[in-house]
Context: one part of a larger RNA
C1' cells in the first nucleotide's frame, strides 16, 4: 500500500447515489399527553413531553406513597430492545409462490354472479368391473368469472358460443328398385325367357347445418363529416352517410398520455419525478369489472423531522488476509 471484518472523527449534515443503498439514530418500564380520517373496532406505542441510582426518615401486612440526603459526564449505567412524519399508486385484510437471481400490483381468500346437475346425478379416472364425488341430495356437488366493504353495474344478440323450436330446405348407411349390363338355353342373325352375378334412376330416409326465436356478471362490440349564437371563441341545435349498437356514470397526461418535461397551481434557490387541477382519452370505462374507501404491506413513489463518514475529504486505531524481507 491493497482487500475483508469491526472501531472512533473537527466543522458542515444526503452536498452521496438510480435510490439515505449502507451506516448513526430511536429502543426498556411508569406517568403525562396524543390528531386527520374511520367500516367507531380502530389510527395509537400516533406525534410529543417528564421520571427511573444510591443512603436514610415517616407511612404501610406488602406492594406502594411522602420526605431529607449522597455521587457520577452519564442511574432502562453492560448486552438485547420500535426511528418518526405527510401525502399518493396498487391490493380490501391474515395468508400463498419461481427449493437455488423474482415474495410482487402475481396466485388465494370471504362476499357476488352465470351455469351444469333430480340421484345409477352432473363431472372425473378407467378397456371394463369399479372408484371418486358421497356413504352427500339443489342452504348440494361440478365448471367459469369477478374478487372486503361502500355507491354501482349503461347501449348492443348482426357474428361466435350456447339453450330453445320443429314447418320448409339439405342430408348418410339403410329401404326401394325404373333401367342398363355379364353370363346364358333358343336362334344364321339381330336378338334372348329363367336363374345367378354387376351397375343403378325416382320415391323414402336420423342427429347436424341451413332456417326461426332467446341469450352478454356467454366470447366480444360500442362511429364519421358538414353547418350553426349580436366581438371572437365554442357549440346547447341542425343536416347528411354507414351501423347490431355507437361509450351512460364515473374516472381522465392515468401501472393506461404517442406529440410530452402538455398547460395552469402547489412544494424546492433551482422538480423530466411528486401532489392537486384541467380534458386535446394517439389507445380509460362499468364483474377481461367502474370509482371510492378506514385498516393492513420486508409492496412502489414523492416529501420532511430526527440521525448519522453517503459525501466535502479524508484521517487514525484494532483484529485478519495479500505483498515484502528473512
Nucleotide at each position: 500500500u491493497u482487500c475483508g471484518c469491526g472501531g472512533u472523527u473537527a466543522a458542515g449534515g444526503a452536498a452521496c447515489u438510480a435510490g439515505g443503498c449502507a451506516a448513526a439514530a430511536c429502543a426498556g418500564c411508569c406517568c403525562c399527553g396524543u390528531a386527520a380520517c374511520u367500516u367507531c373496532g380502530g389510527g395509537a406505542g400516533a406525534a410529543g413531553g417528564g421520571g427511573c441510582g444510591c443512603u436514610c426518615c415517616c407511612u404501610g401486612c406488602a406492594a406502594g406513597g411522602g420526605g431529607a440526603g449522597c455521587c457520577g459526564c452519564a442511574g432502562a449505567g453492560a448486552a438485547a430492545u420500535g426511528g418518526c412524519u405527510c401525502a399518493g399508486g396498487c391490493g380490501a385484510c391474515u395468508g400463498u409462490u419461481u427449493a437455488a437471481c423474482a415474495a410482487a400490483a402475481a396466485c388465494a381468500c370471504a362476499g357476488g354472479g352465470c351455469u351444469a346437475u333430480g340421484c345409477u346425478a352432473a363431472a372425473u379416472c378407467g378397456g371394463a368391473a369399479g372408484a371418486u364425488g358421497a356413504c352427500g341430495u339443489a342452504u348440494a356437488u361440478g365448471g367459469c368469472c369477478u374478487g372486503a366493504c361502500a355507491c354501482c353495474u349503461g347501449c348492443c344478440c348482426g357474428g361466435u358460443g350456447c339453450c330453445g323450436g320443429a314447418a320448409g330446405g339439405u342430408u348418410a348407411a339403410g329401404a326401394g328398385g325404373a333401367g342398363g349390363g355379364g353370363u346364358c338355353a333358343c336362334g344364321c342373325a339381330a336378338g334372348g325367357a329363367a336363374g345367378c352375378c354387376c351397375c343403378g334412376a325416382a320415391u323414402u330416409g336420423a342427429a347436424g347445418c341451413c332456417c326461426c326465436g332467446g341469450u352478454a356478471a356467454a366470447c366480444g362490440g360500442c362511429g364519421g363529416c358538414c353547418g350553426u349564437a349580436a366581438c371572437u371563441a365554442u357549440a346547447a341545435c341542425g343536416g347528411u352517410c354507414c351501423u347490431a349498437a355507437g361509450g351512460u356514470a364515473g374516472c381522465g397526461a392515468a401501472a393506461u398520455u404517442c406529440c410530452u418535461u402538455g398547460u395552469c397551481g402547489g412544494g424546492u434557490a433551482a422538480g423530466u419525478u411528486c401532489c392537486g387541477a384541467c380534458c386535446u382519452g394517439c389507445a380509460c370505462g362499468a364483474a377481461u369489472g367502474g370509482u371510492g374507501u378506514a385498516a393492513c404491506g420486508a409492496u412502489c413513489u414523492g416529501a420532511g423531522c430526527a440521525c448519522u463518514g453517503u459525501c466535502u475529504c479524508a484521517a487514525c486505531c484494532g483484529c485478519g488476509a495479500g505483498c515484502c524481507c528473512g

Notes:
This is a predicted structure of a 326-nucleotide part of an RNA (large-subunit ribosomal RNA, domain IV) from a Prevotellaceae bacterium. The organism belongs to Prevotellaceae, within Bacteria. Rfam family: Bacterial large subunit ribosomal RNA.